[in-house]
RNA sequence: GGGUUAAUAACUCAGUUGGUAGAGUAGCGGGCUUUUAACCUGUAAGUCGUGAGUUCGAGUCUCACUUGACCCA
Numbered sequence: 001g002g003g004u005u006a007a008u009a010a011c012u013c014a015g016u017u018g019g020u021a022g023a024g025u026a027g028c029g030g031g032c033u034u035u036u037a038a039c040c041u042g043u044a045a046g047u048c049g050u051g052a053g054u055u056c057g058a059g060u061c062u063c064a065c066u067u068g069a070c071c072c073a
Stems, first nucleotide, its partner, number of pairs: 001072007010025004019056001027043005049065005
């Protein structure tokens, strides 16, 4: 220098054909228990890496950039 791939909640990850974002763990509240743990139940938490474009509508499509991993030279 060229190419592939990843970035979504505190963490690990889903997210279908573009239709407005979810699970588990952790956190917080409640129930059960003499208490803790376990179990049951409720709940908060996200500018979807950054910027732009296409579209009535973008996590998803296009372009540029940033960072990580890998391959070629």

Record summary:
RNAcentral holds the sequence, with entries from ENA. Transfer RNA from a bacterium, 73 nucleotides, folded computationally. It matches the Rfam family "tRNA". The family's RNA type in Rfam is transfer RNA.